A computed fold for a 359-nucleotide RNA from Natranaerobius thermophilus JW/NM-WN-LF, annotated as Bacterial RNase P class A. The RNAcentral record of the sequence draws on ENA and Rfam. The gene name in the source record is rnpB. The organism belongs to Natranaerobius thermophilus, within Bacteria. Rfam family: Bacterial RNase P class A. The family's RNA type in Rfam is ribozyme. The model forms 96% of the base pairs in the Rfam consensus. The coordinates come from a structure-prediction model, not an experiment, and the mean pLDDT is 76.
RNA sequence: CAAGUAAGUCGGGUAGUCGCGAGGACAGUAAACUGUCUUCGAGGAAAGUCCGAGCUCCGUAGGGCAGGGUGCUGGGUAACACCCAGUGGGGGCGACCCCCAGGAAAGUGCCACAGAAACAAACCGCCAGGCUUCAAUCUGGUAAGGGUGAAAAGGUGCGGUAAGAGCGCACCAGCGGCCAGGUGACUGGUCGGCUAGGUAAACCCCACCCGGAGCAAGACCAAAUAGGGAAGGGAUGAAGUGGCCCGCUGACCUUCCGGGUUUGGUCGCUUGAGGUGUCAGGCGACUGGCACCCUAGAUAGAUGACUGCCACUCCCUCUAGGGGGAGGACAGAACUCGGCUUACAGACUUGCUUGUAAA
Numbered sequence: 001c002a003a004g005u006a007a008g009u010c011g012g013g014u015a016g017u018c019g020c021g022a023g024g025a026c027a028g029u030a031a032a033c034u035g036u037c038u039u040c041g042a043g044g045a046a047a048g049u050c051c052g053a054g055c056u057c058c059g060u061a062g063g064g065c066a067g068g069g070u071g072c073u074g075g076g077u078a079a080c081a082c083c084c085a086g087u088g089g090g091g092g093c094g095a096c097c098c099c100c101a102g103g104a105a106a107g108u109g110c111c112a113c114a115g116a117a118a119c120a121a122a123c124c125g126c127c128a129g130g131c132u133u134c135a136a137u138c139u140g141g142u143a144a145g146g147g148u149g150a151a152a153a154g155g156u157g158c159g160g161u162a163a164g165a166g167c168g169c170a171c172c173a174g175c176g177g178c179c180a181g182g183u184g185a186c187u188g189g190u191c192g193g194c195u196a197g198g199u200a201a202a203c204c205c206c207a208c209c210c211g212g213a214g215c216a217a218g219a220c221c222a223a224a225u226a227g228g229g230a231a232g233g234g235a236u237g238a239a240g241u242g243g244c245c246c247g248c249u250g251a252c253c254u255u256c257c258g259g260g261u262u263u264g265g266u267c268g269c270u271u272g273a274g275g276u277g278u279c280a281g282g283c284g285a286c287u288g289g290c291a292c293c294c295u296a297g298a299u300a301g302a303u304g305a306c307u308g309c310c311a312c313u314c315c316c317u318c319u320a321g322g323g324g325g326a327g328g329a330c331a332g333a334a335c336u337c338g339g340c341u342u343a344c345a346g347a348c349u350u351g352c353u354u355g356u357a358a359a
Stems, first nucleotide, its partner, number of pairs: 001355010012310007020041009043330001047341002050339005055214004062246004067210005072086005087101001088099004102205002107203002109199003123146002125142006154172006173195001175192007218267004228257006239249002274293008312327007
């Protein structure tokens, strides 16, 4: 320098004018309210609402069945399906990246087409025997060879045999036992009987976890008041939030008709598993100590618009630094956090790898 890989930062600045929301102070004022000044006023994803929590309520939330979720190991955390460090498998020359990664010798199911056969298989072939010269045919043996298939009953070789075969042996793969290392997933060594197809994002089994609804939760104030009628169900059990049953409480429930009041206000509502800096522990995620900081709370929803200058990118032009023009993404808080995922013009930083050249 080129190509790549991983991680991170930023997401224009400034001044003026006109506006919007909230807090505070002052003035006017009985109050509502108005005016002036001042301070603050969107994001890295505020998004999707996909996970996990806080918080709130539900006559406790108890038991059982059913159902759902998670799924290599160890750790982090309030918790998680998240994160970190590893193990195993796969990809890349490499830095590095990817994996819904428990169990298929508990049982059941399925394995399209082809093929004889998809789990314990004989179509062709090979071998032996029967009648026999042979052929043809029948009976039996055989998984070495052929053919089919994504997958064919461990692979290669030597021996062995009528032909063959883990039938025997050597090496390799896999399985099991033992030993060593490791907290563990697992790895290495050694021994053994010789062999067991795939599929659990099929049922299922195993281990662990799970009550429901959600800030329109919920609490209070104000206004109005009255509950009336009809039909149906109900102590042979209404209703109490979930699929069912038991348990607990024990009288209302549904639909229709015709009326009253309100489409209000306050709280919840932003100080929190909070942020920044520093020190310490840890490989790391993260944790602890100390100091400092307060940083939107609207309710049909404020956080905006215009202009000038500067910076950035692109184009044109004269000309080597002036002039002119154009452009700036994804997006918009609504109870709050921790994650994940998705979108994003452009700018920048750092570590590492490979190649080339030079030293």